[in-house]
Parts: sequence; C1' cells; structure tokens
RNA sequence: GGGCUCAUAGCUUAGCCGGUAAAGCACUCGGCUCUUAACCGAGUGAUCGUGGGUUCGAUCCCCACUGAGCCCG
Repeated sequence: GGGCUCAUAGCUUAGCCGGUAAAGCACUCGGCUCUUAACCGAGUGAUCGUGGGUUCGAUCCCCACUGAGCCCG
C1' cells in the first nucleotide's frame, strides 16, 4: 500500500431479505429469610463508532473517516 471481518445498555451478546431495538449479568426497589446469600417479582439504563447519502421511514442499503482483529505484498 491492497483486501476481509467487526463496532448495539456498565459488561457479554441477539436483532433472518429496511418498519422505529431484545435478552442474560450488573444496578435500584420490593417479596421470602432471624440476617446474608440464593430464589421470586417489578423497575432504571443504548442519539446502534463518527459524518454524509438513498428512502415516507435506516442498527440494517451506499460513501468517507476513526478504532480493533486477520490476510496479502
């Protein structure tokens, strides 16, 4: 220098041809228990890496950039 893959909640991940984002853990509150833990219930939390474009509508499609990993030279 060229190519490929990835970037979604505090963490780990899901999201099948575009229709407005889900789960587990964690956290908060409550129940249970003499208490803690475990268990059960409820709740909080994501401008989907950044900036543009297409579209009525983008996490998803297109372009550029940033970061991580891998391959080729």

Transfer RNA from Candidatus Iainarchaeum sp., 73 nucleotides, folded computationally. Rfam family: tRNA. Gene Ontology term of the family: triplet codon-amino acid adaptor activity. Model confidence (mean pLDDT): 82 of 100.